[in-house]
RNA sequence: UUGUUAUCACGAAAGCCGGAGGGAAUAGACCCUGUGAAAGCUUAGCAACCCUUUGCCAAAAGAAGGUGCUACAUUCUAUCUCAAUUUGAGAAAAGAUAACCC
Numbered sequence: 001u002u003g004u005u006a007u008c009a010c011g012a013a014a015g016c017c018g019g020a021g022g023g024a025a026u027a028g029a030c031c032c033u034g035u036g037a038a039a040g041c042u043u044a045g046c047a048a049c050c051c052u053u054u055g056c057c058a059a060a061a062g063a064a065g066g067u068g069c070u071a072c073a074u075u076c077u078a079u080c081u082c083a084a085u086u087u088g089a090g091a092a093a094a095g096a097u098a099a100c101c102c
Stems, first nucleotide, its partner, number of pairs: 003100006013043004021032003026078004044070003048067003051062004074094001079091005
């Protein structure tokens, strides 16, 4: 890298630096952004997983440590199914994160 499993409508900020983009991919739409984007650094926070404690072993609490995350539902839509006046619900596909396997 690939694969497997789980979760993804909750939650959580600033400063420095930087100087034009960003919100995964393809195609639409919409939004953020010189009232300063991305990336990087620092501190703080959140709690998805590992982790710690309790346990009726379903879970709950915690935040020392390891990753991760901190605009908008994974920003929304696309494929399929059901219902349906618009639309709504569910499931796939893809993605992100973690743990494990090799």
This is a predicted structure of a 102-nucleotide RNA (SAM riboswitch aptamer (S box leader)).
The model forms 97% of the base pairs in the Rfam consensus.
It matches the Rfam family "SAM riboswitch aptamer (S box leader)". Gene Ontology term of the family: regulation of gene expression.